This record gives sequence, C1' cells and structure tokens, in this order.
RNA sequence: GGGCUGUAGCUCAGUUGGCAGAGCGCUUCCAUGGCAUGGAAGAGGUCAGGGGUUCGAUUCCCCUCAGCUCCA
Repeated sequence: GGGCUGUAGCUCAGUUGGCAGAGCGCUUCCAUGGCAUGGAAGAGGUCAGGGGUUCGAUUCCCCUCAGCUCCA
C1' cells in the first nucleotide's frame, strides 16, 4: 500500500436508501408440591467514531480508529 470485518451482554442476520431484528442470555408472570422443562410478556442499540449527499442513511461517498488478511 490492497482487500475484508466492526449491528443488543454473546453469536450473527438485515443493505438495488423508507418502523433496527433472530437465537442464546437477562427480568417478570403462568403451568408443577418443588426442580428440570414448557408457555406468555418485557427490558436492553449514539448500527466503531466524525463529516458529506439526500425529504430521509445501518445501507451511498470521504476521513479516522480497531481487528484479520494479502503484497512488498
């Protein structure tokens, strides 16, 4: 210097620009005498950071940061 990745506590979806999601975990409740288990509801996010374009950006453009990788 080139490429890829960064989204909930963890593992990851989601992008031809239009309400931010799943599984596990967490909280409460129900079923059981209790545990395991099953069911219902809920909380939790500056979408790595900043700027730009746009009526509108997780998504497009630029810069920065971190990790992985390739080349020299």
Background:
The RNA shown here (transfer RNA) has 72 nucleotides and comes from an Actinomycetota bacterium. The coordinates come from a structure-prediction model, not an experiment, and the mean pLDDT is 81. The RNAcentral record of the sequence draws on ENA. Its Rfam family is "tRNA". Rfam classes the family as a transfer RNA. Rfam links the family to the GO term triplet codon-amino acid adaptor activity.